[in-house]
RNA sequence: CGACACUUUUGGGGCUGGGUGAAAUCCCCGAUCGGCGGUAAAGCCCGCGAAUCGCGCGCAAAUCGCCCGCGACCGAUCCGGUGCAACUCCGGAGCCGACUGUGACAGUCAGGAUGGGAAAAAGUGUCG
Numbered sequence: 001c002g003a004c005a006c007u008u009u010u011g012g013g014g015c016u017g018g019g020u021g022a023a024a025u026c027c028c029c030g031a032u033c034g035g036c037g038g039u040a041a042a043g044c045c046c047g048c049g050a051a052u053c054g055c056g057c058g059c060a061a062a063u064c065g066c067c068c069g070c071g072a073c074c075g076a077u078c079c080g081g082u083g084c085a086a087c088u089c090c091g092g093a094g095c096c097g098a099c100u101g102u103g104a105c106a107g108u109c110a111g112g113a114u115g116g117g118a119a120a121a122a123g124u125g126u127c128g
Stems, first nucleotide, its partner, number of pairs: 001128010017029003031108002033097002035048004043095002052072005058066002077093005099111003
């Protein structure tokens, strides 16, 4: 230094302005945010995670439900410049955002969630 096993820790941000209205951080104007790995530095290229739905096993149970596994689903970008190389940088103009709830429609409020998690770091052991 590498492979494998285990342990610990870390592991998601964001409407303080204005309008309408009986009522809106939900509509309109405006503002604002961007998980992880890869790759020339990426919300919108490739892949992953989460959420949602279905099935199976198990747990619990009056019911609702919960764990794990498998599967389905899974948003959005172009132009110019530089360069060996950039849908990643620089300049410009755009676009996207789970579920449930709400006196009125939510990326930003509340909730499941003091959860889960891609993964990152450190340590221990074995092998090379």
The RNA shown here (FMN riboswitch aptamer (RFN element)) has 128 nucleotides and comes from a Candidatus Sumerlaeota bacterium. It was read from a public genome assembly, where an Rfam model found it. The model forms 100% of the base pairs in the Rfam consensus. Its mean pLDDT, the model's own confidence on a scale to 100, is 83. Taxonomically the source falls in Candidatus Sumerlaeota (Bacteria, Bacteria candidate phyla). Rfam family: FMN riboswitch aptamer (RFN element). Its family is annotated with FMN binding in the Gene Ontology.